Context: one part of a larger RNA
């Protein structure tokens, strides 16, 4: 994906299958108790912590962030501005996302059948014997309980709603999804994009004015600083809001 289950949709049951979801250590109380002449020195049980493994998450911390912002070198577009190339040219930052070094969770208990083992009754064998018949207990292990998949379980299950303002498919706009299929959302609706606002990143744009190391052919040139400027540029997030882009075909029923 198709067929079947003999209308459609939604929600379940659980035959069956899977599984390791838990493992270990330390400390305190029990207790300086039981035990022991003393020296020494437990346990059942209760509580706390750490670690390995497993699952999940991104508020914090950290990493990345070839979206983005800034600085700067060489060269090219005549100069400025704005840019191309040089591993993203190099360097300093950095949102969303993804992540670990970060954060959260990872019980308690019960039943059944057993192993080694402990026993009852009990003959063969007038005794004895846990065993030969029979019976009771007994593990972190086994089977359930918990978790995952599951009606194709052909014995094809159940419940509710609807015969419509229905369903399916394909294409379209997109991702809580994804190798391709598949899956999920959307099309009078906030699905994606543009805009606005918010929240953020960088760190004060261009231009003009003023100051100005230094240089000068004495005309000027001029790094850099200050002000206009918490600027300019930008965003994968939130809100707002149809401005842009998102419906045809087939089938069923009437």
């Nucleotide at each position: 994906a198709g067929u079947g289950u003999u209308g459609a949709u939604g929600c379940c049951u659980g035959a069956u299958g899977g599984a390791a979801a838990g493992g270990g250590c330390c400390c305190u109380c029990u207790a300086g108790u039981a035990c022991g002449a003393g020296a020494g020195g437990a346990a059942c049980g209760a509580g706390g912590g750490c670690u390995c493994g497993g699952g999940g998450c991104c508020a914090c911390u950290a990493g990345u962030c070839u979206a983005c912002c800034a600085g700067u070198u060489g060269u090219c577009u005549g100069a400025c501005a704005a840019g191309g190339c040089a591993a993203u040219g190099c360097u300093g930052g950095g949102u969303a996302g993804c992540c670990a070094c970060g954060c959260c969770c990872u019980a308690u208990g019960u039943g059944g059948a057993u192993a080694a083992g402990a026993g009852c009754u009990g003959a063969a064998a007038g005794c004895a014997u846990c065993u030969a018949a029979g019976c009771u207990c007994g593990a972190a292990g086994c089977c359930a309980c918990c978790c995952c998949a599951a009606a194709a379980a052909c014995g094809a299950g159940g419940c509710a709603u609807c015969u419509a303002u229905g369903a399916a498919c394909a294409g379209g706009c997109g991702g809580u999804a994804g190798a391709a299929g598949a899956c999920c959302g959307c099309a009078u609706g906030a699905u994606a994009g543009a805009g606005g606002c918010c929240g953020g990143g960088u760190g004060u744009a261009a231009g003009c004015a003023c100051g100005g190391a230094g240089g000068u052919u004495c005309g000027c040139c001029g790094a850099c600083g200050u002000g206009c400027u918490c600027a300019g540029c930008c965003c994968a997030g939130g809100c707002u809001g149809a401005c842009u882009a998102a419906u045809g075909u087939u089938c069923a029923g009437c």
This is a predicted structure of a 254-nucleotide part of an RNA (large-subunit ribosomal RNA, domain VI) from a marine metagenome.
The coordinates come from a structure-prediction model, not an experiment, and the mean pLDDT is 80.